[in-house]
Molecule: transfer RNA
Organism: Candidatus Pacearchaeota archaeon
RNA sequence: GCCUCUGUAGCUCAGUGGUAGAGCACCGUCCUCGUAAGACGGAAGUCCUGGGUUCGAAUCCCAGCAGAGGCU
Numbered sequence: 001g002c003c004u005c006u007g008u009a010g011c012u013c014a015g016u017g018g019u020a021g022a023g024c025a026c027c028g029u030c031c032u033c034g035u036a037a038g039a040c041g042g043a044a045g046u047c048c049u050g051g052g053u054u055c056g057a058a059u060c061c062c063a064g065c066a067g068a069g070g071c072u
Stems, first nucleotide, its partner, number of pairs: 001071007010024004018055001026042005048064005
């Protein structure tokens, strides 16, 4: 230098054009003599950035940034 993949909640990841979700973690309540476990509820997101296409984009297209792998 070129090619491929990845970027979504604190962490690990779903979501293939129509209101952004799960598990763990966190907070509260219940339960317990108390803790853990368990039950119920809650909070938490500029979907890496900037443009484009579309009535509508996390999703499709372009450029860039960051990370991983490969080729020379």